[in-house]
Context: one part of a larger RNA
Molecule: small-subunit ribosomal RNA, central domain
Organism: metagenome
RNA sequence: CUGGGCGUAAAGAGUGCGCAGGCGGCUUGUUAAGUCAGAUGUGAAAGCCCCGGGCUCAACCUGGGAAUUGCGUUUGAAACUGGCAGACUAGAGUUCGGACGAGGGGGGUAGAAUUCCACGUGUAGCAGUGAAAUGCAUAGAUAUGUGGAGGAAUACCGAUGGCGAAGGCAGCCCCCUGGGCCAGAACUGACGCUCAUGCACGAAAGCAUGGGGAGCAAACAGGAUUAGAUACCCUGGUAGUCCAUGCCCUAAACGAUGUCAACUAGUUGUUGGGGGAGUCUGUCCCACAGUAACGUAGCUAACGCGUGAAGUUGACCGCCUGGGGAGUACGGCCGCAAGGCUAAAACUC
Numbered sequence: 001c002u003g004g005g006c007g008u009a010a011a012g013a014g015u016g017c018g019c020a021g022g023c024g025g026c027u028u029g030u031u032a033a034g035u036c037a038g039a040u041g042u043g044a045a046a047g048c049c050c051c052g053g054g055c056u057c058a059a060c061c062u063g064g065g066a067a068u069u070g071c072g073u074u075u076g077a078a079a080c081u082g083g084c085a086g087a088c089u090a091g092a093g094u095u096c097g098g099a100c101g102a103g104g105g106g107g108g109u110a111g112a113a114u115u116c117c118a119c120g121u122g123u124a125g126c127a128g129u130g131a132a133a134u135g136c137a138u139a140g141a142u143a144u145g146u147g148g149a150g151g152a153a154u155a156c157c158g159a160u161g162g163c164g165a166a167g168g169c170a171g172c173c174c175c176c177u178g179g180g181c182c183a184g185a186a187c188u189g190a191c192g193c194u195c196a197u198g199c200a201c202g203a204a205a206g207c208a209u210g211g212g213g214a215g216c217a218a219a220c221a222g223g224a225u226u227a228g229a230u231a232c233c234c235u236g237g238u239a240g241u242c243c244a245u246g247c248c249c250u251a252a253a254c255g256a257u258g259u260c261a262a263c264u265a266g267u268u269g270u271u272g273g274g275g276g277a278g279u280c281u282g283u284c285c286c287a288c289a290g291u292a293a294c295g296u297a298g299c300u301a302a303c304g305c306g307u308g309a310a311g312u313u314g315a316c317c318g319c320c321u322g323g324g325g326a327g328u329a330c331g332g333c334c335g336c337a338a339g340g341c342u343a344a345a346a347c348u349c
Stems, first nucleotide, its partner, number of pairs: 004320003007303002012317001014201004021194003025088001027086005033081002035077008049065006091191001092188005097182002103177007110154001115149007125136002162169002206247006215241002220236004258316006266294007274286004298305002322349003331342004
């Protein structure tokens, strides 16, 4: 390189946008770059291959042919690919209408609960465990009543539910704002798909500066357990968890399944808007968009997947090539650091 693969065996980049590149609907004309056909020049000789000849044969030598699959020039063809010009509407998009949704950012506000503070009532315990102890409490705890402070998170609704590209998103109200969906009408007229490099976003933990700190809680301290117990259990408890701004850029970032398009039995739910039947608020039918369970053909090593494919095809990207060494060393780039990205070899089985 060819070939074979990537749900679980090695392998889909965490996700999107997107330049270059690759690929690209239907139709008319034209062109002739690709493509095809003819002619011609060249493709040294030798060698290889074929048919002959010469050394008694052969090796060897020698004549002719073929081959040299290529390149140049030229003539022609015009279906396909490409170029140019024009037309189209089935792809894609715009405008108008409608509702839907924890989509994002900012501000405000509500109730329950925990903790703390003050005061009242009240008295000997409370807390905790398998059992205990450390701890709290006569300086009045726990419990209970009233008032107050503060931070964080939003029970029920709640779902096999919804939204978002992914990460993720949940009390309620207001402001700003993104997106998809449905129904049809008008418009643009291939404007499309994918995407190396690049750019943006990216849970938690962590970092920097300044705030905040109720609960929880790495580290840490004590009490238990135990042969020991640097743990599991208990009592405390600091970073952190929260906010603002700036970094970090990782994950079992999972559907362990890249994106887009076309085609290929059905059944049962559910969400959104729409059409129809029926009727009066119970229901039924239909197409679409999402989401879940089963299942035919087919696929699969099996498990299983099965119109949301892991089926049948096409376009483009990413990735894999025995285990360990190792996602390590070195170098480079990035980062305040922690570290991240890229990424071997010796050796060994």